The prediction has a mean pLDDT of 82. A computed fold for an 89-nucleotide RNA from an Actinomycetota bacterium, annotated as Glycine riboswitch aptamer. The organism belongs to Actinomycetota, within Bacteria.
RNA sequence: UGAACCCGGGCGGGAGAGAACUGCACCAGCAGUCGCCGAAGGAGCAAUCUCCCCGACAACCUCUCAGGCACAGGGACCGUCCGGGUAAG
Numbered sequence: 001u002g003a004a005c006c007c008g009g010g011c012g013g014g015a016g017a018g019a020a021c022u023g024c025a026c027c028a029g030c031a032g033u034c035g036c037c038g039a040a041g042g043a044g045c046a047a048u049c050u051c052c053c054c055g056a057c058a059a060c061c062u063c064u065c066a067g068g069c070a071c072a073g074g075g076a077c078c079g080u081c082c083g084g085g086u087a088a089g
Stems, first nucleotide, its partner, number of pairs: 001089001005085009018034001020033005035069003041065001042063003048056002
C1' cells in the first nucleotide's frame, strides 16, 4: 500500500397471507373466535466429523413458539457507500 472476509451503520430494492366475523368503539384501534403466511427472531434435521456411542453441524428445507395477513412499520436477502476489525499479496 492493499484483494478477500467479518461486524455495525446510511441509502435503494425487497415476497407471502382475511381492510375476515362478533362486541366495544367508529379507527385501518382493543378483546374474543376461526382461517391463512413465512424472508425478523426461535426450534428441528442430512451429508459430514467422531473407533463406536454421545455429541458437533446448514438453509430462503421443515415447524409455526414468536411475528405477520389494507396503508404504515418491520423484513431474510441483494446492491452501493461509510466506519471499525482482520489481512493474502

The sequence was found by an Rfam model in a public genome assembly.